[in-house]
Context: one part of a larger RNA
RNA sequence: GGUUAAUGGUGGAUGCCUAUGGAGCUGUGAGACGAUGAAGGACGUGAUAAGCUGCGAUAAGCCACGGUUAGGAGCACAUAUCCUUUGACCCGUGGAUUUCCGAAUGGGGUAACCCGGCUGGAGUGAUCCAGUCACUGCGCACCUGAAUAAAAUAGGGUGGCAGAGCGAUACUGAGUGAAGUGAACCAUCUAAGUAACUCGGGAACAGACAUCAAUUGAGAUUCCGCAAGUAGCGGCGAGCGAACGCGGAUCAGGCCAAACCGGUUUUCCGGGGUUGUAGGGCUGCAUGGGGAUGACCCGGCAAGUCAUAAAACUAAGUGAUAGCAGAAUAGUUUGGGAAGGCUAACCAAAGUGGGUGAAAGUCCCGUAUGCGAAAUCCCUUAGUCUUGCUGAUGCAGUACCUGAGUACGGCGGGGCACGUGAAACCCUGUCGGAAUCUGGGUCGACCACGAUCCAAGCCUAAAUACUACACAGCUACCGAUAGUGAACAAGUACCGUGAGGGAAAGGUGAAAAGAACCCUUGUAAAGGGAGUGAAAUAGAACCUGAAACCAUUAACUG
Numbered sequence: 001g002g003u004u005a006a007u008g009g010u011g012g013a014u015g016c017c018u019a020u021g022g023a024g025c026u027g028u029g030a031g032a033c034g035a036u037g038a039a040g041g042a043c044g045u046g047a048u049a050a051g052c053u054g055c056g057a058u059a060a061g062c063c064a065c066g067g068u069u070a071g072g073a074g075c076a077c078a079u080a081u082c083c084u085u086u087g088a089c090c091c092g093u094g095g096a097u098u099u100c101c102g103a104a105u106g107g108g109g110u111a112a113c114c115c116g117g118c119u120g121g122a123g124u125g126a127u128c129c130a131g132u133c134a135c136u137g138c139g140c141a142c143c144u145g146a147a148u149a150a151a152a153u154a155g156g157g158u159g160g161c162a163g164a165g166c167g168a169u170a171c172u173g174a175g176u177g178a179a180g181u182g183a184a185c186c187a188u189c190u191a192a193g194u195a196a197c198u199c200g201g202g203a204a205c206a207g208a209c210a211u212c213a214a215u216u217g218a219g220a221u222u223c224c225g226c227a228a229g230u231a232g233c234g235g236c237g238a239g240c241g242a243a244c245g246c247g248g249a250u251c252a253g254g255c256c257a258a259a260c261c262g263g264u265u266u267u268c269c270g271g272g273g274u275u276g277u278a279g280g281g282c283u284g285c286a287u288g289g290g291g292a293u294g295a296c297c298c299g300g301c302a303a304g305u306c307a308u309a310a311a312a313c314u315a316a317g318u319g320a321u322a323g324c325a326g327a328a329u330a331g332u333u334u335g336g337g338a339a340g341g342c343u344a345a346c347c348a349a350a351g352u353g354g355g356u357g358a359a360a361g362u363c364c365c366g367u368a369u370g371c372g373a374a375a376u377c378c379c380u381u382a383g384u385c386u387u388g389c390u391g392a393u394g395c396a397g398u399a400c401c402u403g404a405g406u407a408c409g410g411c412g413g414g415g416c417a418c419g420u421g422a423a424a425c426c427c428u429g430u431c432g433g434a435a436u437c438u439g440g441g442u443c444g445a446c447c448a449c450g451a452u453c454c455a456a457g458c459c460u461a462a463a464u465a466c467u468a469c470a471c472a473g474c475u476a477c478c479g480a481u482a483g484u485g486a487a488c489a490a491g492u493a494c495c496g497u498g499a500g501g502g503a504a505a506g507g508u509g510a511a512a513a514g515a516a517c518c519c520u521u522g523u524a525a526a527g528g529g530a531g532u533g534a535a536a537u538a539g540a541a542c543c544u545g546a547a548a549c550c551a552u553u554a555a556c557u558g
Stems, first nucleotide, its partner, number of pairs: 001557009015543001016507002021478002023475007030467002033165001040101003043056003047079002051075002062095006071083003106115003116133007135163004140159005171201006182189001186235001211218002222249005232240002253459003256403001260271004276437001278402003281398007289297002298391007312384006319377003323371003329344005345362002347351001353365003408432008418444001439454005494501002514542001517529004
């Protein structure tokens, strides 16, 4: 030197665990905040105070109200000094304060800094205090005011109102709008109206038939299941891909323009009126609550503040934001410790769960169940209140109205599952360009007959989508190289000029009982005794403690 074994060191795998850690999902809420200065920060703030948290020069806090009850001065385990049953601390509601930066808004600026104006006040004064001063828009009000004599207008000023910024990387509408890719190449096509950008919402969009259907009829929109990977489209390749109809969720319908009348007169306002079995206006006739003949009175009916007009108050109730009550066990045994074993009981609308020195329905917190709000808020109901309709319908006549650069056509495009095709339908850049109810659109070229609907104006809840956020809960989800990047001072340390990148790091013990005292040593580090503890090979480099690696001892051996 080697092999084997034992005992140690080193190391931190494995096992077990999980505290306010993470993942996915369900339900409910909420979907905001902001010039009354947000989101996010800088700097401060404690007796001692570096970090986190809280707070803002009133600075781990101030005030009021409510809850709770004996301790309290955050994480944070020390000392000091204080607070507290005259109710502290803590929890909830409302308020006060809230430096500086930041849309940042008096001007400037290299964010957290510099420099002002005006008004009022304090001071002998330097100076200080309080308030105010950005821009843009306005169908607002008032004061002014040119060219141009007056007037008017443009313009100016003051006041009032509004906007600005931010965010969840999700959902959704609109406007712009790719390419990789697939087609085994590639050009039509596909990817895809996707990604990306911009402007909006809490939901959005759509929406009360110029819709479908097919000779029966249906009756706004949205969403889901089927129809159906069907009919079709397609270098008929790759691929794309309906509708009718049926079954469900949810249900809600309204208002203008016009004719005519009145007021006013470049116009606008009020009445009237709103549809397809066409409707409305006007004229005449018939009948009809009052009366002063109108925008009236009275009576009747109905609706409502989140569509159809809009403001507020009162009462009651549900709920949210603190909370409260809440059943039932003893003995013995092993043990450091009982919740384990044994014996005998009890509760249960509660045997979900967590904790307690091992494994507890009956020890603690809870759980089932029941109860609770001074204050703020959501919602529901009722009332006050407000508003609308109505007390006028029928018959006859008249042909006054019923959305025009529109419908439609040509050319060029786009959308429709539909790539120009036999290509209807919808949108429109461009050029043309109707009809007016004896009218017009649609029914997949087009024509006839027939059926059906009424465009060229507007509004509209719910059913639907999503989840940054709050609360409650669940899991054939993870268990510290996993699960979020982050269970710890984590978007921290650190890296980068910057955009940006981005870690590692959990576990003493039931309880600190965290090792008084002695010895070695450098008044060390470290160790040996002693002591604590069930255990110290649980000693803070602390549960368990594998392997590599390093030693010591023993045996065998080159």
Record summary:
A computed fold for a 558-nucleotide part of an RNA from Treponema saccharophilum, annotated as large-subunit ribosomal RNA, domain I. Rfam family: Bacterial large subunit ribosomal RNA. The full RNA is in RNAcentral, with records from ENA.